[in-house]
Context: one part of a larger RNA
């Protein structure tokens, strides 16, 4: 000098586009952040309509008994709706946060699986016969403050079973080729066993099931890199290696059983400390140091600690179950909870924003599709926290005014600086006009926003300030003190004429900044 997710101090006009709990992975009130599908299925609340025709009963007529009757319109049927929940399906493994752990095949880079899986998507091929027996809701009966739950009884399905058919799928026992030379693959064959399936409606489409490709994504394996410490020198019994048996999508001490006695290390094991890893970012001429904010890719974790169930995919932040600590509710018998998603409280801290607005857009989930959801995302809020543009005004103006200072008392110097004339309109302030972003057959469809951005009036009006001035380092007098009180990055200044301390004038450096303070180069 650069540089920073900064802070502090003094100061402060606009705008653009960034960035904003680095500390307590503390503890969390509130709200919202994952739902959708009636075109899978029964079942149907409000509200409408249509029939229905109990009831009320103006008038009129009357032999006063009633007759007729405008009208009012109950139960029930029925039909359109489509709520609140149930089955069911798909998606809640994405996307959004943290960085605790982690020195590791965790991460980079280059391969490798003849040891592998893959919903939705594409492409191609077959196929979908026949049946069947439940349960949730809904009724009822309990039980319990609650949470929830227990017995009957009933009924549905793109839930479930059961049965047929099926190869180019799977299993087994041959055959033969090609490749590989160690097991072993990959074709073609023979025979013999074995696995399927679901409809749906607005009738044209979306689905179903099997099987082979493709395409995403992922699994696992290997070289090689990947802090510090020897005041950590010995580590290890599933430890290393065989053989079997399990197990997994899949190899494999993964795991077990038995057999060997091996396996690793001064090319630094074990331990210990620290620490999420890279593309990057910063500095530097480079070499190379440094740092891991924001954006991108892997990783890991979701109060702490285990476990698995679903599922294609998890051992699963807003799913389950066990303990454990905290908080809560309680009728004391027992439940309930998980912000390191957005916001937002508390504490902690030098220090880090609103309990904003929309699905217009761009993207995801579901849905045939209108749609819905979506704190993802767009957007505005708040903060000079950066970094980038503009602005606080231009020209003209010497009785070099006035008052400041200084003075050798003649003057100097603040200084064209001011005032005074002439202008100009960014920014501002009032009034008009007003997008782009909107794409989909066409119409509709903007949260930002009456915002940017155009025009038009007004009127220097409302916009500087902060450090330093002995050397280093651009910038000097006077007062005041008087080894004091103070300054200081270093050398060192102050002990009666301090260019160094204080304040004025005056200069010099940046400028809506500018110093200090920390941290890297």
């Nucleotide at each position: 000098g650069g540089a920073u997710g900064a802070a502090c101090g003094c100061u402060g006009g606009c705008g653009g586009c960034g960035u904003g709990c680095c500390u307590a992975a503390c503890a969390c009130a509130u709200g919202c952040a994952a739902g959708u599908c009636g075109a899978g299925c029964g079942a149907g609340a409000a509200a409408u309509c249509u029939u229905g025709g109990a009831u009320u009963g103006a008038g009129a007529c009357u032999u006063c008994g009633g007759u007729u009757g405008a009208u009012u319109g109950a139960a029930g049927a029925g039909a359109u709706g489509g709520a609140c929940a149930g089955c069911g399906g798909c998606g809640g493994a994405c996307g959004g946060g943290u960085g605790a752990g982690u020195a590791a095949c965790g991460c980079g880079u280059a391969g490798g699986u003849a040891a592998c899986c893959u919903g939705c998507c594409c492409u191609u091929u077959a196929c979908a016969c026949a049946g069947g027996g439940a349960u949730a809701g809904c009724c009822u009966c309990g039980g319990g403050a609650a949470a929830c739950u227990g017995g009957g009884a009933u009924u549905a399905a793109u839930a479930c079973c059961u049965g047929a058919u099926a190869a180019c799928c799977c299993g087994g026992c041959g055959a033969g080729a090609u490749g590989a030379c160690a097991u072993c693959a990959u074709c073609u064959u023979g025979c013999c066993g074995g696995c399927a399936a679901a409809g749906a409606u607005u009738u044209a489409u979306c689905g179903g099931u099997a099987a082979a490709g493709g395409a995403u994504g992922g699994a696992c394996c290997u070289g090689c890199g990947u802090u510090u410490g020897a005041u950590u020198a010995g580590c290890u019994a599933g430890u290393u290696g065989g053989u079997g048996a399990g197990g997994u999508a899949a190899c494999g001490g993964c795991c077990c059983a038995c057999c060997a006695a091996g396996g690793c290390a001064a090319c630094g094991a074990u331990c210990a400390a620290u620490a999420g890893c890279c593309g990057a970012c910063c500095u530097g001429a480079g070499a190379g140091g440094g740092u891991a904010a924001u954006c991108g890719g892997c990783c890991a974790c979701g109060u702490u600690g285990g476990a698995a169930c679903u599922g294609a995919g998890a051992c699963a932040c807003g799913g389950u179950c066990c303990a454990a600590a905290c908080u809560c509710c309680u009728a004391c018998g027992g439940g309930a909870g998980g912000c390191a998603g957005c916001a937002g409280u508390g504490g902690g801290g030098a220090a880090u924003a609103a309990u904003g607005c929309a699905c217009a857009a761009u993207g995801g989930g579901c849905g045939c599709a209108a749609g819905c959801c979506u704190g993802a995302u767009g957007c505005a809020g708040c903060a000079a926290c950066g970094c980038c543009g503009c602005g606080u005004g231009a020209g003209u103006g010497a009785u070099g005014a006035a008052g400041g200072u200084c003075u050798u008392c003649g003057g100097a110097u603040u200084g064209u600086a001011a005032a005074a004339c002439u202008c100009u309109g960014u920014c501002c302030u009032u009034g008009g006009g007003g997008a782009c972003g909107a794409a989909a057959c066409a119409a509709a469809u903007g949260a930002c926003g009456g915002u940017a951005c155009c025009c038009a009036a007004g009127g220097a009006g409302g916009a500087a300030g902060c450090c330093c001035c002995g050397g280093c380092u651009a910038a000097c007098u006077a007062c005041g003190u008087g080894c004091c009180a103070g300054c200081a990055g270093c050398c060192g200044c102050g002990g009666u004429a301090a260019u160094a301390c204080g304040u004025a004038g005056g200069g010099g450096g940046c400028g809506a900044g500018c110093g200090u303070u920390a941290u890297c180069c």

This is a predicted structure of a 521-nucleotide part of an RNA (small-subunit ribosomal RNA, 5' domain) from an uncultured bacterium. Model confidence (mean pLDDT): 84 of 100.